c-di-GMP-I riboswitch aptamer from Sulfurovum sp., 75 nucleotides, folded computationally.
Its mean pLDDT, the model's own confidence on a scale to 100, is 84.
RNA sequence: AUCAUUAAAAGCCAAACUUAUCGCGAGAUAAGGACGGAAAGCCAUGUGUCUCUUGGAGAUCGACAGGUUGCAAUA
Numbered sequence: 001a002u003c004a005u006u007a008a009a010a011g012c013c014a015a016a017c018u019u020a021u022c023g024c025g026a027g028a029u030a031a032g033g034a035c036g037g038a039a040a041g042c043c044a045u046g047u048g049u050c051u052c053u054u055g056g057a058g059a060u061c062g063a064c065a066g067g068u069u070g071c072a073a074u075a
Base pairs, nucleotide, nucleotide: 004074005073006072012037013036017032018031019030020029021028022027035062041068042067043066045065046064047063048060049059050058051057052056
């Protein structure tokens, strides 16, 4: 340095729900909140699912793959 692993330590993220705002909508953002997560970081590339003003345009990465980046340690 790379790969695998996740017992310990330091930390990290934040489901449902509530409130406010934005959006036709799926949903998104912020605050609260924790079901859970070893990438529950990012990317819409493929597939799936969902929405609509349905030639198409969007949403979803905490749906499954893929790509890419990252902390600690080696019981």